[in-house]
Context: one part of a larger RNA
RNA sequence: UGACGAACGCUGGCGGCGUGCCUAGCACAUGCACGUCCUACGGAGACGGAAGUUAGAAUAGAGAGGUUGUUUGACUUCCGACUUCUAACCUCUAUUAUCACUGGCGCACGGAUGAGUAACGCGUGGGAAUCUACCCGGUAGUGGGGGAUAACCCCUCACAAAGGGGGGCUAAUACCGCAUAAUCUCCUACGGGGUAAAGAUGGCCUCUUAGAGGCUAUCGCUUCCGGAUGAGCCCGCGUCCUAUUAGCUAGUUGGUGAGGUAAUGGCUUACCACCGCCACGAUGGGUAGCCGGUCUGAUAGGAUGAACGGCCACUCUGGGACUGAGACACGGCCCAGACUCCUAUGGGAGGCAGCACUGGGGAAUUUUGCGCAAUGAGGGAGACCCUGACGCAUCAACGCCUCGUGGAUGAUGAACGCCUUCGGGUUGUAAAAUCCUGUUCUGGGGGAAGAAACGGUAUGAAGCCAAUACCUUCCUGCCCUGACGGUACCCCAGCAGAAAGCUCCAGCCAAUUAUGUGCCUCCAGCCGCGUUAAUAUAUAAGGAGCAAGCGUUGGCC
Repeated sequence: UGACGAACGCUGGCGGCGUGCCUAGCACAUGCACGUCCUACGGAGACGGAAGUUAGAAUAGAGAGGUUGUUUGACUUCCGACUUCUAACCUCUAUUAUCACUGGCGCACGGAUGAGUAACGCGUGGGAAUCUACCCGGUAGUGGGGGAUAACCCCUCACAAAGGGGGGCUAAUACCGCAUAAUCUCCUACGGGGUAAAGAUGGCCUCUUAGAGGCUAUCGCUUCCGGAUGAGCCCGCGUCCUAUUAGCUAGUUGGUGAGGUAAUGGCUUACCACCGCCACGAUGGGUAGCCGGUCUGAUAGGAUGAACGGCCACUCUGGGACUGAGACACGGCCCAGACUCCUAUGGGAGGCAGCACUGGGGAAUUUUGCGCAAUGAGGGAGACCCUGACGCAUCAACGCCUCGUGGAUGAUGAACGCCUUCGGGUUGUAAAAUCCUGUUCUGGGGGAAGAAACGGUAUGAAGCCAAUACCUUCCUGCCCUGACGGUACCCCAGCAGAAAGCUCCAGCCAAUUAUGUGCCUCCAGCCGCGUUAAUAUAUAAGGAGCAAGCGUUGGCC
């Protein structure tokens, strides 16, 4: 000089894009962060709308008709078809919305953190003895039965709660046999043995009291082969300091048999042998996540591993398995421990290194915000639901990059200030003044792109099909969807009005004089300065540098 996830001091107008607990892997109140599917299943089940039945109305309306009284007319009493309103019931909409349960898929992704790890952990290049849900291509199937169980109902606990027990129903794409079956698998004497499945929805047709059967489309289910993707395993090379660590090792090194795993292997075990590593640094100790990269440097190199991306490890501490294609599983389970909370003292509940937030630690690091509109993930046939991922906004000059704080003219070089050899010099075209401009700002008005898909609807075309249904695909038209945000941007009007500081001036190093002080107060990165003329201290004037920043400190080159 450069650079920083910085901090501190003084100062501070705007915008864009980024970044923001480096310390206590310390403890966490509260809210949210993983659910979804009723087109798998049985059950519960509104509100609303429409139609019908029954009942009511006596101050609901209207008044056909009948009827009472007075006097034909006219008025009046009661009954009353009809209409209206109210209530109940029932049917349709409706296998409605919604709800918990059984079941399916997801929860192993996404997110956070760097404690541990000097290791096949990572990087790079190879390898053989493996698995892979969903997805894609292909193959062959999807027949016929059974027994339960939850939800629900009833009872119960010398149950506070958390929760548990007993009895009675019922369904399935839940569970279990049977059949069939190989290019799958096992044995092999080449003959054989073994092994699966589930239905749902839409449309049409036939018979029908209910209902059953058939055809067809879509989505599923089962078997096997292949692909894609992802993962497990092995090896060569590389990967910090320390010899004031020199010897280390008995499942240790190899073999055989057996077990185990998706798979190789001392991975485990029995037996046998006595190996294996090491000054080319074993073993021990210390430190540390690794890389793409980042900073610096002409390079070589040195330092570093924040943000973004890849891999690994961990999810209160230690251990363990279950389920599953995949975990030994952050918001799952069990055991032990520490801590916190509730308690009827018998017993229970919890895990922010998810997003915010709080306390604490610290020199130091933001909002308990908005939205699923976009991108992506999960579920679903779909509509859609969910998503603190993500997209945005808030706070912070924390960083980088723009812009502005006015422009032109203006000398009798005004005045103040400072210096002075008292002549003057400097501040200084600086100001004032005159003429402009309006970036920004203030007020008013207009106002985006990000949105195109999906979906709905209408016409047309094609495929499928027994079918002009249904379903699928395609073209076209229309409709629907924006958190940011009335934001960006544009227009009009107004006013120079509202916007400059910080550090330095002996040398290095750009920029000097005066006064105060007098080895004092101080300054200082190095050299050093100050003891009565201090360009080095303090103040002032002037000057220099950078500028919404400027200096200082820290660690790095």

Description: A computed fold for a 557-nucleotide part of an RNA from an uncultured Atribacterota bacterium, annotated as small-subunit ribosomal RNA, 5' domain. Its Rfam family is "Bacterial small subunit ribosomal RNA". The full RNA is in RNAcentral, with records from ENA, Greengenes and SILVA.